[in-house]
RNA sequence: GCAUGAUUGGUUCAGUGGUAGAAUUGCCGCCUCCCACGCGGCAGACUCGGGUUCGAUUCCCGGAUCAUGCA
Numbered sequence: 001g002c003a004u005g006a007u008u009g010g011u012u013c014a015g016u017g018g019u020a021g022a023a024u025u026g027c028c029g030c031c032u033c034c035c036a037c038g039c040g041g042c043a044g045a046c047u048c049g050g051g052u053u054c055g056a057u058u059c060c061c062g063g064a065u066c067a068u069g070c071a
Stems, first nucleotide, its partner, number of pairs: 001070007010024004018054001025043006047063005
């Protein structure tokens, strides 16, 4: 330099053209003599820019970072 793949709450993973879910984490409450466990609630995210579309996290193009392969 070229090609391919990945990027989603603090962390680890789903997900799909109709507005994102789980686990874990943090906080609050219930339970308990207290703690832990358990239960319930709340908070927290689509890598960036442009395009297509009524609507984009999803499709297309480009950029960034990381990984792999080739040279």